Model confidence (mean pLDDT): 82 of 100.
This is a predicted structure of a 73-nucleotide RNA (transfer RNA) from a Thermoplasmata archaeon.
[in-house]
């Protein structure tokens, strides 16, 4: 320079054919306990990288922009 491929919660990842945006961890508020952890039950936390397009409707398709990965020159 050129080709895949990835970017969703703080941390690892989910979301199958576009139609409610979610798990474990971690935080936090209660139960229990003499207390502390464990264990139970509930809560907060997302302009889905950004910016456009298509579409009744986009994390999902299209195009650009960065940012990573790896392969090839």
């Nucleotide at each position: 320079g050129g080709g895949u491929c990835c970017c969703u919660a703080g941390c690892u990842c989910a979301u199958c054919u576009g139609g409610g945006a979610g798990a474990g961890c971690g935080c936090u508020g209660g139960c229990c306990u003499u207390g502390c952890a464990a264990g139970c039950c509930g809560g907060a936390g997302g302009u889905g990288a950004c910016g456009g397009g298509u579409u009744c409707g986009a994390g999902u398709c299209c195009c650009g922009u960065g940012g990573g990965a790896u392969c090839c020159a």
Source information: RNAcentral records the identical sequence in 2 taxa.